RNA sequence: UAAGACGGUCGGACGGUCGCAUCGCAAGAUGAGGAAAGUCCGAGCAUCACAGGGCAUGGCGACGGGUAACGCCCGCUGAAGGCGACUUUAAGAACAGUGCAACAGAAAUAAACCGCGUAAAACCUGUUUUACGCAAGGGUGGAAAGGUGCGGUAAGAGCGCACCGGCAGUUCGGCAACGAAAUUGGCCGUGUAAACUCCGCUCGAUGCAAGAGAAGAAACGAUACGCUUGCCCGGCGCGUUUCAAAAAUCGCUUGAGCUAUCCGGUAACGGAUCGCCUAGACAGAUGACCGUCCUCGACAGAACUCGGCUUACAGACCGUCUCAGCCA
Numbered sequence: 001u002a003a004g005a006c007g008g009u010c011g012g013a014c015g016g017u018c019g020c021a022u023c024g025c026a027a028g029a030u031g032a033g034g035a036a037a038g039u040c041c042g043a044g045c046a047u048c049a050c051a052g053g054g055c056a057u058g059g060c061g062a063c064g065g066g067u068a069a070c071g072c073c074c075g076c077u078g079a080a081g082g083c084g085a086c087u088u089u090a091a092g093a094a095c096a097g098u099g100c101a102a103c104a105g106a107a108a109u110a111a112a113c114c115g116c117g118u119a120a121a122a123c124c125u126g127u128u129u130u131a132c133g134c135a136a137g138g139g140u141g142g143a144a145a146g147g148u149g150c151g152g153u154a155a156g157a158g159c160g161c162a163c164c165g166g167c168a169g170u171u172c173g174g175c176a177a178c179g180a181a182a183u184u185g186g187c188c189g190u191g192u193a194a195a196c197u198c199c200g201c202u203c204g205a206u207g208c209a210a211g212a213g214a215a216g217a218a219a220c221g222a223u224a225c226g227c228u229u230g231c232c233c234g235g236c237g238c239g240u241u242u243c244a245a246a247a248a249u250c251g252c253u254u255g256a257g258c259u260a261u262c263c264g265g266u267a268a269c270g271g272a273u274c275g276c277c278u279a280g281a282c283a284g285a286u287g288a289c290c291g292u293c294c295u296c297g298a299c300a301g302a303a304c305u306c307g308g309c310u311u312a313c314a315g316a317c318c319g320u321c322u323c324a325g326c327c328a
Base pairs, nucleotide, nucleotide: 001324003322004321005320006319007318008317009316010315012293013292014291015290016289017288018287020031021030022029023028033299037310038309040308041307042306043305044304045207046206047205048204058202059201060200061199063075064074065073066072077091078089079088080087081086092198093197097196098195099192100191101190113138114137115134116133117132118131119130120129121128122127123126146164147163148162149161150160151159165188166187167185168184169183170182171180172179173178211250212249216243217242218241219240220239221238225237226236227235228234257276258275260273261272262271263270264269294297
């Protein structure tokens, strides 16, 4: 200089006027996001259901940790990709059973078309036929029974041996997944489970228009108590049940909260101390205009609340690292 990898920050700035929402007697204060979005997971909270156990359905699936919890996050292992920084990964089981593998090919799970060999027969005497043995070579395919070489054999073959690959055992290392150019055993018949299935773990349903409940309405009950007149009837209060559209109240924002510093941890995250309160509506606010300036401004608008994931996003900036070329 050029091409990249990973992580992070910002998302026009300042001033003024008017308007809107919430709070406040008033003055005034506060007023959208990194995704407020999709509503896909996990929770809180609420109502209903629920003795306990089992089945079905759905979800999840290497290992260690984090968390209130998770299908999320961090670390690590294996596998795949990249020269590399680094990236991706639903990653249990294919000797429980079933299914599927088009076309080609003899054969797709255990095979013999061509071929190699032995024996017999026939004749046109180097070919054919029959029986048996074999799986090296040819051909088909994404995939054909571990690979290469030597020995061996009638011909062949892990049949034997050397090296390589896989699998299993032992040893060593690691908390573990797992790893080892340590060692033993010739042990060596495909793939597919985001196909059915099997194994292990796990899940009650509905969502704030949930729901609560004052006042209210209706029905029934009781005259025990209070009031209404000293007494009785009656009435009201009262008790139980049901209803509840609209409107009022609560739910509603102080919460697994945020910020700063320090400590522990590779990290996710945890702990301690100081400080902070930061929209809360129910026709639903968060806008408009003016001035100055710039690089001329993307995706997008809260509705019960958190933790995640996914998706959208003009542009600007910062940090670490990799590869290539050149110069010193």
Molecule: Bacterial RNase P class A